[in-house]
Context: one part of a larger RNA
RNA sequence: UUAGGUUUAAAGGGUGCGCAGGCGGCCCGGUAAGUCAGCGGUGAAAGUUUGCAGCUCAACUGUAAAAUUGCCAUUGAUACUGCCGGGCUUGAAUACGGUAGAGGUAGGCGGAAUGUGUAGUGUAGCGGUGAAAUGCUUAGAUAUUACACAGAACACCGAUUGCGAAGGCAGCUUACUAUGCCGCGAUUGACGCUCAGGCACGAAAGCGUGGGUAGCGAACAGGAUUAGAUACCCUGGUAGUCCACGCCGUAAACGAUGAUUACUGGUUGUGCGCGAUAUACAGUGCGCGACUGAGGGAAACCAUUAAGUAAUCCACCUGGGGAGUACGGCCGCAAGGCUGAAACUC
Numbered sequence: 001u002u003a004g005g006u007u008u009a010a011a012g013g014g015u016g017c018g019c020a021g022g023c024g025g026c027c028c029g030g031u032a033a034g035u036c037a038g039c040g041g042u043g044a045a046a047g048u049u050u051g052c053a054g055c056u057c058a059a060c061u062g063u064a065a066a067a068u069u070g071c072c073a074u075u076g077a078u079a080c081u082g083c084c085g086g087g088c089u090u091g092a093a094u095a096c097g098g099u100a101g102a103g104g105u106a107g108g109c110g111g112a113a114u115g116u117g118u119a120g121u122g123u124a125g126c127g128g129u130g131a132a133a134u135g136c137u138u139a140g141a142u143a144u145u146a147c148a149c150a151g152a153a154c155a156c157c158g159a160u161u162g163c164g165a166a167g168g169c170a171g172c173u174u175a176c177u178a179u180g181c182c183g184c185g186a187u188u189g190a191c192g193c194u195c196a197g198g199c200a201c202g203a204a205a206g207c208g209u210g211g212g213u214a215g216c217g218a219a220c221a222g223g224a225u226u227a228g229a230u231a232c233c234c235u236g237g238u239a240g241u242c243c244a245c246g247c248c249g250u251a252a253a254c255g256a257u258g259a260u261u262a263c264u265g266g267u268u269g270u271g272c273g274c275g276a277u278a279u280a281c282a283g284u285g286c287g288c289g290a291c292u293g294a295g296g297g298a299a300a301c302c303a304u305u306a307a308g309u310a311a312u313c314c315a316c317c318u319g320g321g322g323a324g325u326a327c328g329g330c331c332g333c334a335a336g337g338c339u340g341a342a343a344c345u346c
Stems, first nucleotide, its partner, number of pairs: 003318004007300002012314001014201004021194003025088007033081002035077004040072003048066007091191001092188003096183005103177007110154001114150008125136002162169002206247006215241002220236004258313006265292010295302002319346003328339004
């Protein structure tokens, strides 16, 4: 490079926005760049292919033709693509009327539990385990009652539930703010899809500065267990977990399944709309699930939420180890991240 692939065999970027690029709806007219046809010029020789000929044959050689799939010019064709002009509304967006939700940010409030403090009652144990011990306790613990304070998380509702691009989001309430969906067809008139670089967001852990610290709890200490026990179990316990601001930029960031569009059977549950007098039944739109066809698949399985049938664009793969390592570069305070080989070996 060609080709084939990417749920689980190697392979979908963590997610979005988006410049360049690639691709792009219906109708009419123009143009003739791409495209197609004719013709002219050129496309050295040798080589190649074919015919014929010369060395006794052949290799070799001579000669003629073909080929030279290209380039330039010119004359035409106009279906498709491009470009220019005009129009359209179904793609897309907006308006209007509804509606839904743990979507986001900031503030306020609440109860249960836990811990601590003070006071009361009360007396000898408590705690913990497979069994124990370390630990706490006559300086009165554990238990129980009252009051106070603190931090963190929000039982029940709660659900194959809902929302969000992903990460993720759950007590109640207020303010600000973003979004989806439905109805209506009023407005714009292809304004679209995808997206290398780029920018933004991005769990947990970790880092910086300053706070906070109830519970939990890496490290650490002690007690057990054991042949040993740098563990599993127990008693403690520092960072951390929490808040503000700033970094980090990674995860089995998973549906291990990129985005968008169109098409292709049924059954069933459920969330939110719509329409009708209606709680029923059926219909319709957008979601979230289960099952089964055609079809696909190596199979497991997927199956209108496709892994089916097609199209566009992006990302990625090409035997195992070496190795996501080394070197270089970029980023970072650091930890490290991103990019990313080879020798050698099987």